Overview: Predicted 3D model of a 505-nucleotide part of an RNA (small-subunit ribosomal RNA, 5' domain) from a soil metagenome. RNAcentral holds the full RNA, with entries from SILVA. It matches the Rfam family "Bacterial small subunit ribosomal RNA". Its mean pLDDT, the model's own confidence on a scale to 100, is 85.
[in-house]
Context: one part of a larger RNA
RNA sequence: GGAUCAACGCUGGCGGCGUGCCUAAUGCAUGCAAGUCGGACGGGGUCGUCUUCGGACGGCUCACGUGGCGGACGGGUGCGGAGCGCGUGGCUAACCUGCCCAGCGGUGGGGGGUAGCGCCCGGAAACGGGCGGUAAUUCCGCAUACGCUCACUGGUCGUGUUGGACUGGUGAGGAAAGGCUCUUCAGAGUCGCCGGUGGAGGGGGCUGCGCCCGAUUAGCUAGACGGUGGGGUAAUGGCCUACCGUGGCGAUGAUCGGUAGCUGGUCUGAGAGGAUGGCCAGCCACACGGGGACUGAGACACGGCCCCGACUCCUACGGGAGGCAGCAGCAAGGAAUUUUCCCCAAUGGGCUCACGCCUGAGGGAGCAACGCCGCGUGCGGGAGGACGCCUUUCGGGGUGUAAACCGCUGUUCGUGGGGACGAAGAUCUGACGGUACCCACGGAGGAAGGCCCGGCUAACUACGUGCCAGCAGCCGCGGUAAUACGUAGGGGCCGAGCGUUGUCC
Numbered sequence: 001g002g003a004u005c006a007a008c009g010c011u012g013g014c015g016g017c018g019u020g021c022c023u024a025a026u027g028c029a030u031g032c033a034a035g036u037c038g039g040a041c042g043g044g045g046u047c048g049u050c051u052u053c054g055g056a057c058g059g060c061u062c063a064c065g066u067g068g069c070g071g072a073c074g075g076g077u078g079c080g081g082a083g084c085g086c087g088u089g090g091c092u093a094a095c096c097u098g099c100c101c102a103g104c105g106g107u108g109g110g111g112g113g114u115a116g117c118g119c120c121c122g123g124a125a126a127c128g129g130g131c132g133g134u135a136a137u138u139c140c141g142c143a144u145a146c147g148c149u150c151a152c153u154g155g156u157c158g159u160g161u162u163g164g165a166c167u168g169g170u171g172a173g174g175a176a177a178g179g180c181u182c183u184u185c186a187g188a189g190u191c192g193c194c195g196g197u198g199g200a201g202g203g204g205g206c207u208g209c210g211c212c213c214g215a216u217u218a219g220c221u222a223g224a225c226g227g228u229g230g231g232g233u234a235a236u237g238g239c240c241u242a243c244c245g246u247g248g249c250g251a252u253g254a255u256c257g258g259u260a261g262c263u264g265g266u267c268u269g270a271g272a273g274g275a276u277g278g279c280c281a282g283c284c285a286c287a288c289g290g291g292g293a294c295u296g297a298g299a300c301a302c303g304g305c306c307c308c309g310a311c312u313c314c315u316a317c318g319g320g321a322g323g324c325a326g327c328a329g330c331a332a333g334g335a336a337u338u339u340u341c342c343c344c345a346a347u348g349g350g351c352u353c354a355c356g357c358c359u360g361a362g363g364g365a366g367c368a369a370c371g372c373c374g375c376g377u378g379c380g381g382g383a384g385g386a387c388g389c390c391u392u393u394c395g396g397g398g399u400g401u402a403a404a405c406c407g408c409u410g411u412u413c414g415u416g417g418g419g420a421c422g423a424a425g426a427u428c429u430g431a432c433g434g435u436a437c438c439c440a441c442g443g444a445g446g447a448a449g450g451c452c453c454g455g456c457u458a459a460c461u462a463c464g465u466g467c468c469a470g471c472a473g474c475c476g477c478g479g480u481a482a483u484a485c486g487u488a489g490g491g492g493c494c495g496a497g498c499g500u501u502g503u504c505c
Base pairs, nucleotide, nucleotide: 001505002504003503004502006501007500008499009498010497013375014374015373016372017371018370019368020367021333026331027330028329030328031327032326035069036068037067040066041065042064043062044061045060046059047058048057049056050055076286077285078284085211086210087209088208089207090206091205092204095203096202097201100199101198102197104195105194106193107192108142110140111139117132118131119130120129121128122127148173149172150171151170152169153168154167155166156165157164178191179190180189181188182187212258213257214256219249220248221247224246225245226244227243228242229241230240231239261283262282263281264280265276266275267274268273288309289308290307291306292305311322312321313320314319339365341364342363343362347361348359349358350357351356378408379407380406381405388399389398390397391396412446413442414441415440416439417438418437422432449494450493451492452491453490454475455474456473460489461488462487463486464485470477471476
């Protein structure tokens, strides 16, 4: 000098765009942050029509239950982790993939149960029990099998070896669900469902290379290294297990200890390099601490489940409830970090045939000079030059065109009027917002400070003080004329900022 997620002191007019708990991954009151589908099904409520008075049918509605899809995304944080965790390049002949796209084939016929519900019962509550009965796109057999899987058996090709590709034979095995609309009652259309092929996108695994400090850590290792059989997984593997062998790693730094999320990037620097990883984006890890599995295409699952633990809360003392590292907000810690705001109008996501519903993702507004950028606080004229103040060799000099005064302008400001783009999509639909912007009127009116002036370093005098009080980044100033302390006048630098401190280059 540059930089900063900054803080502190003094000061502070406006706008745009950004940014805003670096500390206690400390604890959290309250509200909201993940639902949706009635075009899968039962049931409740209500209205209407018909009625043999038992009920039947239809409309609307309720998400209570069953069922489906979603809750594995989106959002947060950086605890842990020195690791295939990240980055980069490969391999997977060892793999998976719901929804979506393309094209192929199919959707036949049965059965059993269970919530809700009814009756009864237990409990303070959370919640639970018994009996009875019921539906489905719920569950389970059966049929069928283009293709699919497995076993045996041929052919062609391919590969560094395997569980590779294509094409045959034999045998065995495995599917499905319906809803809605129209209807000439034959059926048609549409959304689905099942099997398999390919794709797109997503993911799992393996691997070469690269990725901090300490040797005042030198030896480390028993599933340890390898083999065989088996288990497990979507899948390779000592991943797990039984047996067998005795290996494996290490000064090219094993092991141990410390520190740390990694990267694209960012800051600095002529570069090489050094430092750094906040916001945004990709990946990883975590969700009160620890462990575990269930469901599922996908989790070992932030707002799911179970167990242990700590903590908080309720309790009728028998038992129960909870998890803001989501958005706001509170307490605490701290030098220090915001509103318990508006809207789903847009973008995107979930569900849905659709309408639509949900969405603290997102879009906006609010607060903060925290940062960057832009603008303003007026412009022109105006005396050999007022007053005041400072200084003086008492003549004067400085402040200084500065002020007054005259003329002008309207950025900004105030008031009034008009008033969007963002809306795709013919109509309708805007939180922001009566905002931006435009016009008129008013009136210089409301808007300047901070630090410094001994040298480095740009800017000097007076008085006070007298090694005191004090200053100070380094050198150093102050003990009676101090340009270095304090005040004043003047000056210098920057300017809605200016200084100080911390950190990096």